[in-house]
RNA sequence: GCCAUGGUAGCUCAGCCCGGCACAGCACCUGAUUCGUAAUCAGGGGAUCGGGGGUUCAAAUCCCCUCCAUGGCU
Repeated sequence: GCCAUGGUAGCUCAGCCCGGCACAGCACCUGAUUCGUAAUCAGGGGAUCGGGGGUUCAAAUCCCCUCCAUGGCU
C1' cells in the first nucleotide's frame, strides 16, 4: 500500500442483507421477601448506533469520505 471482518447502554451483544417505535443478558436504582445479607421475585432508568456528509417522507440499515481494532496479502 491492497483486501476482509468488526465498532450499537458501564460490559457482552441482537437488529443491518430486504430503510419504518433500537432487543436481550449482566451490572446499576427502587420495592417485595429475610432478624440481616446473599439468592429469588416485581418494577425502573440508561445507547441520536465510531466521526462527518449525502440520498429519502423516513437511515443503526443505502451511498461517499474518514478514524480505530483484528486478521490476511504484498